The RNA shown here (SAM riboswitch aptamer (S box leader)) has 88 nucleotides and comes from Propionigenium maris DSM 9537. Its mean pLDDT, the model's own confidence on a scale to 100, is 83.

């Protein structure tokens, strides 16, 4: 990279540093100097593979590998988009 599958109403944050923007984009509407984003540590969650256990169309740990950690993907448009994670 490829829309090829499968998910997206549930979970789950502190602190340092930064020094103003983020929420993918669009019109809203929100969060933010009682510190946006980015970084670095630590700690958690369990959404997929993966290990492992059990009364096994399932559940349970939470090794690992990636990923999440405001609000239904915060809602809203697109004969839609986009995040993840598996496969090629």
């Nucleotide at each position: 990279a490829u829309c090829c599958c499968a998910u997206c109403a549930a979970g789950a944050g502190a602190a340092g540093u930064g020094g103003a923007g983020g929420g993918a984009c669009u019109g809203g509407c929100c969060c933010u100097a009682u510190g946006a984003a980015g970084c670095u540590u630590c700690a958690g969650c369990a959404a997929c593979c993966u290990a492992c256990c059990c009364a096994a169309u399932g559940g349970g740990u939470g090794u690992g590998g990636u990923g999440c950690u405001a609000a239904u993907u915060c809602c809203u448009g697109a004969g839609a988009a986009g995040a993840u994670g598996g496969a090629u």

Record summary: Lineage of the source: Bacteria > Fusobacteriati > Fusobacteriales > Propionigenium > Propionigenium maris.